[in-house]
C1' cells in the first nucleotide's frame, strides 16, 4: 500500500425485507430473609465511531474519514 470483517447501554451481544433501538450481566431502589447470597419487581442508562449523500423515513443502502482485528505483498 491492497483486501476482508468489525465499531450499537458500563461489559458481552442482538435488531439488516429501511418504519417507536432490545436482551443478558453490571448499577440504583424496593420486596423476600434474623442477616447475607440466591430469587422477584421496578427504574435509570444510547448524538447506533465521525461527517456527508439517497429516501417521506437510515443502526440498516452509498461515499469519505477515524479506530480495532485478520490476511496478502
Nucleotide at each position: 500500500g491492497c483486501c476482508u470483517c468489525g465499531g450499537u447501554a458500563g461489559c458481552u451481544c442482538a435488531a439488516a425485507g429501511a418504519g417507536u433501538a432490545g436482551a443478558g450481566c453490571a448499577a440504583u431502589a424496593c420486596c423476600c430473609u434474623c442477616g447475607u447470597a440466591a430469587g422477584g419487581u421496578a427504574u435509570a442508562g444510547g448524538u447506533u465511531a465521525u461527517g456527508g449523500g439517497u429516501u417521506c423515513a437510515a443502526u440498516c443502502c452509498c461515499c469519505a474519514u477515524c479506530c480495532g482485528a485478520g490476511g496478502c505483498u
A computed fold for a 73-nucleotide RNA from an archaeon, annotated as transfer RNA.
The sequence is in RNAcentral, with records from ENA.
Rfam family: tRNA. Gene Ontology term of the family: triplet codon-amino acid adaptor activity. It is annotated as a transfer RNA.
The coordinates come from a structure-prediction model, not an experiment, and the mean pLDDT is 80.